This is a predicted complex of two RNAs, RNase P RNA and transfer RNA, with 457 nucleotides together.
It holds a member of the Rfam family "Bacterial RNase P class A". Its family is annotated with dimeric ribonuclease P complex, tRNA processing and ribonuclease P activity in the Gene Ontology.
RNA sequence: GUGAGUGGGGGUUGCGAUCGCGUCGUGGUCUUCGGAUCACGCCGAGGAAAGUCCGAGCUCCAAAGGACAGGGUGGUGGCUAACGGCCACCGGGAGUAAUCCCAGGGAAAGUGCCACAGAAAAUAUACCGCCGGGGGAGCGAUCUCCCGGUAAGGGUGAAAUGGUGAGGUAAGAGCUCACCGCGGAGUGGGUGACCACUCUGGCAGGGUAAACCCCACCUGGAGAAAGACCAAACAGUGGCGAAGAGGUCGUCCGCCUCGCGGGCUCCGGCUCAUAUGCUCGGGUAGGUCGUUCGAGGGGCCCGGCAACGGGUCCUCUAGAGGAAUGAUCGCACCGGGGGUUUCGACCCUCGGAACAGGACUCGGCUUACAACCCACUCACCGCU
RNA sequence: GGGUGGAUAGCUCAGCUGGUAGAGCACUGCACUGAAAAUGCAGGUGUCGCCGGUUCGACUCCGGCUCCGCCCA
Numbered sequence: 001g002u003g004a005g006u007g008g009g010g011g012u013u014g015c016g017a018u019c020g021c022g023u024c025g026u027g028g029u030c031u032u033c034g035g036a037u038c039a040c041g042c043c044g045a046g047g048a049a050a051g052u053c054c055g056a057g058c059u060c061c062a063a064a065g066g067a068c069a070g071g072g073u074g075g076u077g078g079c080u081a082a083c084g085g086c087c088a089c090c091g092g093g094a095g096u097a098a099u100c101c102c103a104g105g106g107a108a109a110g111u112g113c114c115a116c117a118g119a120a121a122a123u124a125u126a127c128c129g130c131c132g133g134g135g136g137a138g139c140g141a142u143c144u145c146c147c148g149g150u151a152a153g154g155g156u157g158a159a160a161u162g163g164u165g166a167g168g169u170a171a172g173a174g175c176u177c178a179c180c181g182c183g184g185a186g187u188g189g190g191u192g193a194c195c196a197c198u199c200u201g202g203c204a205g206g207g208u209a210a211a212c213c214c215c216a217c218c219u220g221g222a223g224a225a226a227g228a229c230c231a232a233a234c235a236g237u238g239g240c241g242a243a244g245a246g247g248u249c250g251u252c253c254g255c256c257u258c259g260c261g262g263g264c265u266c267c268g269g270c271u272c273a274u275a276u277g278c279u280c281g282g283g284u285a286g287g288u289c290g291u292u293c294g295a296g297g298g299g300c301c302c303g304g305c306a307a308c309g310g311g312u313c314c315u316c317u318a319g320a321g322g323a324a325u326g327a328u329c330g331c332a333c334c335g336g337g338g339g340u341u342u343c344g345a346c347c348c349u350c351g352g353a354a355c356a357g358g359a360c361u362c363g364g365c366u367u368a369c370a371a372c373c374c375a376c377u378c379a380c381c382g383c384u
Numbered sequence: 385g386g387g388u389g390g391a392u393a394g395c396u397c398a399g400c401u402g403g404u405a406g407a408g409c410a411c412u413g414c415a416c417u418g419a420a421a422a423u424g425c426a427g428g429u430g431u432c433g434c435c436g437g438u439u440c441g442a443c444u445c446c447g448g449c450u451c452c453g454c455c456c457a
Base pairs, nucleotide, nucleotide: 001380002379003378004377005376006375007374008373009372013332014331015330016329017328018327019326021044022043024041025040026039027038028037029036030035046355050366051365053364054363055362056361057360058223059222060221061220065253066252067251068250070219071218072217073216074215075089076088077087078086079085090104091102092101093100094099105214106213110212111211112208113207114206127154128153129150130149131148132147133146134145135144136143137142162180163179164178165177166176167175181203182201183200184199185198186197187196188195189194227289228288229287230286236280238279239278240277244258245257246256247255261272262271263270264269296315297314298313299312300311301310302309303308333352334351335350336349337348338347339346340345385456386455387454388453389452390451391450394409395408396407397406403440410429411427412426413425414424415423433449434448435447436446437445
């Protein structure tokens, strides 16, 4: 220098002024008492506020109980309030490398599936071929039939019952041997996933679990339209209902709340009524709280490889009702283009953009995102 | 704000325990007719909303986007 990789910053550049919009506070005016309007003052979106995909806080369901079912997670160790998140490591894969990717437990508990093609798709089997024996046809080359051996070769397929080489054999085959792979055992290292070495077994069983399933661990449900209080409004003799009704997804158990009244009776039961219960119908469509300082953010020091933790100092101002944040000017700064140059710089001009946007709040993930900037790493080339 | 379903031919819908996707209407051509309708025969109907992953193989299973609908005080 070229190419590549990783991490981060930035995100209407800063300051000042003016106008506009909105909440809140104070004061004034008007008012149909709901509010409207004017002046002043404070403040006024994000890194993703988004998707609502995970995890929590908070609230209600009596307590948040048990079992099953259902749902979720899935290498190991750590971090965290928690997580499907993060960090480090292990194993596998891609790349020359930096580095990146992996839903990464179990297929030897069982079941299912593997289309077409193919002999055969998992209890194996034999289409072509190869080899041995016997028979038949033919003068012969050769062709053909039967029996047996074989899985080396061909062919099919996404996938064919360890791979390569040598020996061996009628031809072959872990049949035997060497190396690789695989299984088992031992020793050593590591908290562990796992790794290294040695011995041993000729080697048994292909894939699929983001198919059912098995194993381990986690898991009660609903969600701020949760929920609490106040105010206002409205037609029920509606339905269920007596060992009964109800209790926030399902089943069973346990537990809890409410209720268990009257009449008849041949004593078996029948019948009527009903709630502080459930449910259907009817009404209201207003206000206040919940509601913003919280596992918050930043600097420095210490511990840790890191995620993170501890200490200390500083800092914080939308809270909102269908819902406000935009524009202009000046100075400075940054970037692009052009010109001048005494190479220090100066002048002119253009621009400062994308994705988007609060509605109870946090921690993550995912998705969207323009210009520009920074740090580190790798490969190749050139020069010293 | 929160929850919950769906997207397949021009239209309305099936199909999904994974193996090249169908029905009706509509459309095109031919026959019938003087011409048309009806009828009969034949036919293409298609990026299964989009992008990735699992798998030999995905409309179907898993994840992420886009759009449309329904419910609640």